Predicted 3D model of a 470-nucleotide part of an RNA (small-subunit ribosomal RNA, 5' domain) from Ziziphus jujuba var. spinosa. Taxonomically the source falls in Ziziphus jujuba (Eukaryota, Magnoliopsida, eudicotyledons, Rhamnaceae). The coordinates come from a structure-prediction model, not an experiment, and the mean pLDDT is 85. Rfam family: Bacterial small subunit ribosomal RNA. Rfam links the family to the GO terms structural constituent of ribosome and ribosome.

Context: one part of a larger RNA
């Protein structure tokens, strides 16, 4: 000497931009975070005197809740980075090329009856659909379709192909901490046939057969760790280190398992089981902040129970629109980095005062004071944005930034240090006492090293200390 997601001590003007629970993956009260379509569908309700036309509900039906947000417990792995393959999947987008013929039973909603403390529920009866179901097209076998809107042109969804694109899945080569006071380890283990199984390969699985595979180039085990891109040092080599951005793995109170669906074994789905917590009429139920905010609690320590979808960005819808704690802002914190200010100029009777003094005097110090001047900042009033794209409307931020006029130095300096390293010293007081100290070392009666005052020296809205890397 740089470096920090940093913390304490004192101190504190202001402005852009970032950053903010590094500890308990501990438990959480309460609000919100993924929902939407009526141009697939029956019904109920409102509002009309009534018909249409609206506007709301909870159903069936489609599509999304697999993105996006978190967090880092596990994992030394093909997890991640890198260079390669082949045996594969792909809803939404895209390109092309063909089809969409006739029928049919039903569950919801609703109605009525009923059981429960609630959580859910029984049970009768009616009913639409782009839900279900048969059949024809349809070949050797198996295997599809659906309408809706509009006056109507057409528009928009359905199904079976071939192909794009972007997305996954899988595989292998070498690469990826530390310990040998861990030296052996494997029995679906390794390899082959037969069957199964999966979108694909493959002991993935099974049934027989053979005994094989790995390891001192460190297998096994144990410990510790999410990995990269990067980020801190450092002339580099190297060494540290993985917060904030972005990417991939993994994870959702702990264990396990499938449903669905082009995808999950999905957690703001589901089912079992276990542990804690809540409610209960004791029968029997509910819940998951490692999502934004907030709260206990652990700490040396980490923000508001905020605004608004205007803008981007996905989801849905044919559209208007809708919903979006992603996201865009604001709010807190000198907790960082940059920028600005705390006033310019003149000003010696070298006042007064404090400190030192050889009592002549030196020093704070041109520093006040006075005298001019200026308004960056601050306050007050007037205009007042750009981000809005598509002709018009549409800013949460915000009456902010900007800009103009006015008053008036007005509103703004600390902190550490002064024995040598290492820039800056003089007195008083203390008397190995009280105390400093990174180190060397200092204090036992003149202490430039302790304390206090002057007075200097560095760095400044910061400064010193602790902590950790280089």
């Nucleotide at each position: 000497g740089g470096a920090u997601g940093a913390a304490c001590a004192c101190u504190g003007g202001c402005g852009g931009c970032a950053u903010g629970c590094u500890u308990a993956a501990c438990a959480c009260a309460u609000g919100c975070a993924a929902g939407u379509c009526a141009u697939a569908u029956g019904g109920g309700a409102a509002g009309u005197g009534g018909u249409g036309u609206u506007u709301c509900c909870a159903g069936u039906g489609g599509u999304g809740g697999c993105u996006g947000g978190g967090u880092g417990a596990a994992u030394a792995a093909c997890g991640c980075g890198u260079a390669a393959g082949a045996a594969c999947c792909u809803a939404c987008c895209u390109u092309u090329g063909g089809g969409a013929g006739g029928g049919g039973a039903a569950c919801a909603a609703c109605a009525g009856c009923u059981a429960a403390a609630a959580a859910u529920g029984g049970u009768u009866g009616c009913u639409a659909a782009u839900a279900c179901c048969c059949u024809g097209u349809a070949g050797g076998g198996c295997a599809a379709a659906a309408g809706g809107a509009g006056g109507a042109a057409u528009c928009u969804g359905c199904u079976c192909g071939a192909g794009g694109a972007g997305g996954g899945g899988c595989u292998u080569g070498a690469g990826u901490c530390u310990g040998a006071u861990u030296a052996g380890c494997u029995a679906g283990u390794u390899g082959g046939u037969g069957a199964g199984g999966a979108a694909a390969u493959a002991a993935c699985u099974u049934a027989c057969c053979a005994a094989g595979g790995u390891g001192a180039u460190g297998a096994u085990u144990a410990g510790u760790a999410g990995c990269u891109g990067g980020u801190c040092u450092g002339a580099g080599a190297g060494a540290g280190u993985g917060a904030u951005c972005a990417a991939c793995c993994g994870u959702a109170c702990u264990g396990g398992g499938a449903c669905u669906g082009a995808g999950a074994c999905a957690u703001a789905g589901c089912c079992c089981a276990g542990a804690c917590u809540c409610c209960u009429a004791c029968g029997g139920g509910a819940u998951g902040u490692a999502g934004c905010a907030g709260u206990g609690u652990g700490g040396a320590a980490u923000u508001u129970u905020u605004c608004g979808c205007a803008a981007u960005g996905g989801g849905c819808g044919a559209g208007a629109g809708c919903a979006u704690g992603a996201u865009g802002g604001a709010g807190c914190a000198a907790u960082g980095c940059c920028a600005c200010g705390u006033g310019g100029a003149g000003g010696u009777a070298g006042a007064a005062g404090g400190c030192c003094u050889a009592u002549g005097g030196g020093u704070c110090g041109u520093g006040a004071a006075c005298u001019u001047u200026u308004u960056u900042u601050c306050c007050u009033a007037a205009a007042g944005a750009a981000g809005a794209a598509a002709c018009a409307a549409u800013g949460a931020c915000g009456g902010u930034a900007u800009c103009u006029a006015g008053u008036g130095a007005a509103u703004a300096a600390g902190c550490a240090u002064c024995g040598g390293c290492u820039a800056a010293u003089u007195c008083u007081g203390u008397g190995c006492c009280a105390g400093c100290a990174g180190u060397c070392g200092c204090g036992g009666u003149a202490a430039u090293a302790c304390a206090g005052a002057g007075g200097a020296u560095g760095c400044a809205a910061g400064c010193a200390u602790u902590a950790u890397c280089c």